[in-house]
Context: one part of a larger RNA
Molecule: small-subunit ribosomal RNA, 5' domain
Organism: Streptomyces sp. DA01013
Parts: sequence; structure tokens; C1' cells
RNA sequence: GAUUGAACGCUAGCGGGAUGCCUUACACAUGCAAGUCGAACGGCAGCACGGACUUCGGUCUGGUGGCGAGUGGCGAACGGGUGAGUAAUGUAUCGGAACGUGCCCAGUAGCGGGGGAUAACUACGCGAAAGCGUAGCUAAUACCGCAUACGCCCUACGGGGGAAAGCAGGGGAUCGCAAGACCUUGCACUAUUGGAGCGGCCGAUAUCGGAUUAGCUAGUUGGUGGGGUAACGGCUCACCAAGGCGACGACGGGUAGCCGGCCUGAGAGGGCGACCGGCCACACUGGGACUGAGACACGGCCCAGACUCCUACGGGAGGCAGCAGUGGGGAAUAUUGCACAAUGGGCGAAAGCCUGAUGCAGCGACGCCGCGUGAGGGAUGACGGCCUUCGGGUUGUAAACCUCUUUCAGCAGGGAAGAAGCGAAAGUGACGGUACCUGCAGAAGAAGCGCCGGCUAACUACGUGCCAGCAGCCGCGGUAAUACGUAGGGCGCAAGCGUUGUCC
Repeated sequence: GAUUGAACGCUAGCGGGAUGCCUUACACAUGCAAGUCGAACGGCAGCACGGACUUCGGUCUGGUGGCGAGUGGCGAACGGGUGAGUAAUGUAUCGGAACGUGCCCAGUAGCGGGGGAUAACUACGCGAAAGCGUAGCUAAUACCGCAUACGCCCUACGGGGGAAAGCAGGGGAUCGCAAGACCUUGCACUAUUGGAGCGGCCGAUAUCGGAUUAGCUAGUUGGUGGGGUAACGGCUCACCAAGGCGACGACGGGUAGCCGGCCUGAGAGGGCGACCGGCCACACUGGGACUGAGACACGGCCCAGACUCCUACGGGAGGCAGCAGUGGGGAAUAUUGCACAAUGGGCGAAAGCCUGAUGCAGCGACGCCGCGUGAGGGAUGACGGCCUUCGGGUUGUAAACCUCUUUCAGCAGGGAAGAAGCGAAAGUGACGGUACCUGCAGAAGAAGCGCCGGCUAACUACGUGCCAGCAGCCGCGGUAAUACGUAGGGCGCAAGCGUUGUCC
């Protein structure tokens, strides 16, 4: 000099776009952060409408719109957070073969016929609650056989095995009392092939420091066989062999998430890994599996532990490293905001619903960028201040004064784009009456901070008297201190300026 997720001191006008718990992976009150589908289903708790009855209070009625709870489907494995652990089960780059894949795309073939349950509900019961039990009824795109099998799987090549589900819209003829059958369109469904994207696995190379860590290893290293997995494999097990790794640093201990990148530097290099993007790991601590295409699952389950809460003492409930917010720690880090209008995600045929992702707003000069605090004229060079050799010098064109301008802030009027989709139409913007435009008034509301001995740009006076104090280094101060304190003046930067930390 450059840097910063900074902090502290003094000061502070405006805007933009960024950024903001680096410390206790400490504990958390409260609200919200993952739902959706009635075009899968039985239904009808509540609301509205229609209908019936009515003593005019109301009652009844799934008939309609819809829909709490329930069955079922998809999602909840994404998105969001954090960096504890991890020195390699990670990451980066380059390769590999023994794999999986819901939704999506393309192809092929199908979607026939049956059955038994069960929640909801009703009745009864237990419990303080959380919740639970018994009996009875019922539906399905829930569950289970049967049929069929191009392709698929197994095979000793003889053979054997295995599937499905419907829903909605429209409609001539025909059938049917009707519902509907039937036809058709769309969306679903089954099997299988290929693809895309995604994921699992293996190898090579690279990946911090210490030898005051030198030997390490028994599923250890390899084989055979069995098991297991989507898949290779000591992944696991039985048996057999005795191997495997290591100064090219094994093993053990310390530290650490890795990368794209960021900072610095002419570069080589050094340092860092906040924001944004990719990967990994974790979700109170430890362990485990279930469901599922996908998890060993942040807002799922079970067990154990610590902690907190409720309790009728029998027993229960909880997990902010989601967004806000609280306590605590700390030098230190924000609102318990608005909206789904846009982008994106989930569900849905759609309308739409949900979305603390996201878009915005709020707070903080924390950094960056831009703008303003006026412009021109104005010398008896005023007054005042300071210095003085008392002549004067300086502050200083600075002010006053004259002539202008009006950015920004203020007030008033107008006022967007962002909107494409969706919807029959009307309509639909959180930001926001914001940006922007126009008008009005008046220089009007807006300058500080550090330094002035040398390094280093900027000097005098007074006070003080090795005191009080300064200080990055050298060093200043003991009676004329350009080094302390104050003042005048000056220098530097400027809505900032200094100090401290940090790294090059």
C1' cells in the first nucleotide's frame, strides 16, 4: 500500500445495489415454515342453497354447491438450515463395470372375470389426559385369487412362474322402466424395450503440520463354498492358506468439511473457503430398522440417555443447525413485517390450494458506487480571532453585499413497466401511490475526523516543568517543548475519518 462477514471512538444529508451470530452444533416461550386431490371411495360433522313439515321458535331431508374427520393416491428423500464430525466410507480431475430409477419422452402388447375384508359410522366399555378395546355395518384406483402373456423372469432346456383399475366429458342407432350398457375422447392403470435426467459402486492422481508417533494388522491378506445386496466386493459366515501395509512415512496423536472461487502479488507464490454455485456430512446425544422408485429420513417411527413441560402419580408430551423472535455467550451481527403479483416447487383435468423457497419491505455508513451541503461577482483586504520586530502579517474572496441556480431533502399534481397466464366475463401487482414526470418555495435543511519532531504533507503562541502526559519505530517532557495540553494557522481524507484485529 492492498484486503475485511469486522469491532471500537468521534461524526453523520440522500439514494442505489449488496451484505449482516465469525462466539455456545448453548437452551428455547409463541406464531408460521408440506401439503394436495370429491374427476379414486364410503359418506355428511359444520356452512350455504333447494325441498318437506311447522306451534313460526324451529325441525327434517346428501337432493345441490361443497366438505370436517376417515379409507385411498401422489408429495413429504425436493426446497430451506448448519459445519459438529470427517485427513478419506470426503472432495477435485480423469477413467471404469457388476447396478437402480417414481414422475417425463419414444416403442410394443394389454386393461377379461371374480372374491373376502376394513376404517369412517353405530352401540358399549376403559382412561385425568395422551389414547385404547370389544361387537356390528359398508365402499374403492385399498387388498387377494382366477383367466390371458408379444415381450419379461427362472430353467436341469423337458418345462415352470408372473399383470392390470378405473374416473371424467361427449354421443347417433340398438338394448334397458331407470341408472346405465354400448361407442368415443381425455386422464389414469399393467407388462416390457429403449432414452433422458438422476443416483449407488470401483480405480488412478492430487489433497494440512509434526518422527519428541516406527513399526501396524486377526476378517487381518488371499482362496473355495454358502449367504446377502439393485449391484462388484471379507459386505457377511464356514473352512483352508499365511498373508497384507510401512522412511515414496504405515500406525497412532493434532488440526480441518472439500471444490468452483475470494484476497494479495508483475509473476512464481502465500493466505482464506463469509455471500453465490457444486459435492459431502449432520438434524437434542447414541443406536436401529420400517415405509417407499428413492431415507436409515431436520419439522416420520422404535429403543436408550440427558434436559424441559403436563399429570388425577397410574402415565404422557417435546426437540428452531427452517423464518422471525427470546434468554445466554460475546468486542459484535437485523423484523415475532407484506405477498404468493412474478420466478420456482408439491398436489390437482382444471379452477385452485399450499409454499418464512422466493419476490419485496424494515433495521445497521458493515463495505462498494453515485450525488449533495451551492455558483459567479465581490478589497477601505471590514469586524472579530491569532501572531507581531507594533510598521504590520494572517485568517481572507473567506464573510457581508450584489446577481443567479434549485440537484437532493420538503410540499402539491400526475403516475408506471414488471402480466404472461388464468378467467365466460368482470377482473387479477406484495413492492407502491414506489420509481419516474410536472409544478412550487427558498441558499433555503445538510461537515466532520485524523494529523502537523524525523520516517511523513503540514508551525507559531501560551500553559506545563522528567510533572501531567505522548509514543508505530527512533524517541519527546527536568523553565523559551514545531513531539505533552489549549488556541490560531496549516496538511490529508471526506459522509466519513481514525484506532484495533486480520491476511498478502